A computed fold for a 72-nucleotide RNA from a Candidatus Pacearchaeota archaeon, annotated as transfer RNA.
Model confidence (mean pLDDT): 80 of 100.
NCBI's taxonomy places the organism under Archaea, Nanobdellati, Candidatus Pacearchaeota.
Its Rfam family is "tRNA". Rfam's curators write: Transfer RNA (tRNA) molecules are approximately 80 nucleotides in length.
[in-house]
RNA sequence: GGGCCCAUAGUUUAAUGGAUAGAACUGCAGGUUUCGGCCCUGUGAGUGGAGGUUCGAUUCCUCCUGGGCUCA
Numbered sequence: 001g002g003g004c005c006c007a008u009a010g011u012u013u014a015a016u017g018g019a020u021a022g023a024a025c026u027g028c029a030g031g032u033u034u035c036g037g038c039c040c041u042g043u044g045a046g047u048g049g050a051g052g053u054u055c056g057a058u059u060c061c062u063c064c065u066g067g068g069c070u071c072a
Stems, first nucleotide, its partner, number of pairs: 001071007010025004018055001027043005048064005
């Protein structure tokens, strides 16, 4: 230098172009408990960046950034 794959919550992840982007763990508050843990209830937190296509983009296209694999 060329090619391929990946990027969603603090972490692990789901979502065939159309629902308020879903869940688990974690965090916070409350219940329970003598206290703590387990358990129960509620709640917070997310689509890497910039453009394009489309009535509508997490999803499709281009470039950039970061990571991984591979060829030279």